RNA sequence: CACGAUAACGGCAAACCCCUCGAAAGGGGGGGACGCAAAGCCACGGGCCUACCGCAGCGAUUGCUGCAACGGCAGCCGGGCUACCGAAA
Numbered sequence: 001c002a003c004g005a006u007a008a009c010g011g012c013a014a015a016c017c018c019c020u021c022g023a024a025a026g027g028g029g030g031g032g033a034c035g036c037a038a039a040g041c042c043a044c045g046g047g048c049c050u051a052c053c054g055c056a057g058c059g060a061u062u063g064c065u066g067c068a069a070c071g072g073c074a075g076c077c078g079g080g081c082u083a084c085c086g087a088a089a
Base pairs, nucleotide, nucleotide: 003086004085011036012035016031017030018029019028020027021026034075040081041080042079044078045077046076047073048072049071054067055066056065057064058063
């Protein structure tokens, strides 16, 4: 530098439930484990999600449809940085 075992010490924590922030996606805390050798960190590229605000159209009772990120997802992929252990390659 690279790799990942029926090894060892451990670590993280999906869905779901409760509380909370948010228009939402989603985030935070507690419980809980589907899984994870980076499921540690970073929105740089791709992808996906939401649409408060904005634009356009329709409607007429404060609505519906379409577009759209400056919002989000790192447990979607790629990439960057850091890292415990040490069988086999």
Predicted 3D model of an 89-nucleotide RNA (c-di-GMP-I-GGC riboswitch aptamer) from Paenibacillus sp. The organism belongs to Paenibacillus, within Bacteria. The coordinates come from a structure-prediction model, not an experiment, and the mean pLDDT is 90.